A computed fold for a 73-nucleotide RNA from a Treponemataceae bacterium, annotated as transfer RNA. Its Rfam family is "tRNA". The RNAcentral record of the sequence draws on ENA and MGnify. RNAcentral records the identical sequence in 3 taxa.

RNA sequence: GGGGAAUUAGCUCAGUUGGUAGAGCGACUGGUUCGCAAUCAGUAGGUCGUCGGUUCGAUUCCGAUAUUCUCCA
Repeated sequence: GGGGAAUUAGCUCAGUUGGUAGAGCGACUGGUUCGCAAUCAGUAGGUCGUCGGUUCGAUUCCGAUAUUCUCCA
């Protein structure tokens, strides 16, 4: 220098042929307990890396860019 992959909740990750984003763990609240653990129920938490484009509508399609990993030279 060139090719490829990843970026989504605090953490690990889902989410197809574009239509208002979820799980597990964790946090908090409540029940059960003398208390803890465990378990059950519930709640909060997201400008989907950034910027722009297409579209009635973008996590999803297109372009640029940032970071990380990887391959080639």